Predicted 3D model of a 110-nucleotide RNA (THF (Tetrahydrofolate) riboswitch aptamer) from a mouse gut metagenome. The sequence is in RNAcentral, with records from MGnify. Its Rfam family is "THF (Tetrahydrofolate) riboswitch aptamer". Rfam's curators write: Tetrahydrofolate (THF) riboswitch was first reported for Ames et al. as an RNA motif in 5' untranslated (5'-UTR)regions of folate transport and biosynthesis genes in Firmicutes genomes.
RNA sequence: GCAGAGUAGAAUCGCGUGCGUUAAGUGCCUUGUGAACAGGGAGUUGUCACAGGGACGAAAAAAUAAAAGGUUCCCUUUUGUUUUGCGGUACGGGAUUCGCAUCCCGCUGC
Numbered sequence: 001g002c003a004g005a006g007u008a009g010a011a012u013c014g015c016g017u018g019c020g021u022u023a024a025g026u027g028c029c030u031u032g033u034g035a036a037c038a039g040g041g042a043g044u045u046g047u048c049a050c051a052g053g054g055a056c057g058a059a060a061a062a063a064u065a066a067a068a069g070g071u072u073c074c075c076u077u078u079u080g081u082u083u084u085g086c087g088g089u090a091c092g093g094g095a096u097u098c099g100c101a102u103c104c105c106g107c108u109g110c
Stems, first nucleotide, its partner, number of pairs: 001110004009098005015092004019087003028054008039105004060084011
């Protein structure tokens, strides 16, 4: 000098257990605080977490039990349960892909 390895984590797709479907959550904008970013150092206008504020905004259906009511063997209402859905839903785990913003040094090979 050239080439390469390695983190936190991120994305996508299954699985499991929940939450919501009486709308929380997710996503978007904004303010503040804090944290992390390969073996060492530095580190952003990038990333993440928490808190406050703002705008927008949704998919339900079926079965069944009990109670009450009615025009009484049928129907309605309320509550509960279950199932199938739905949500840019939470967590756990799996597979695949990507992966220090950047700078300096170090490591491996030539």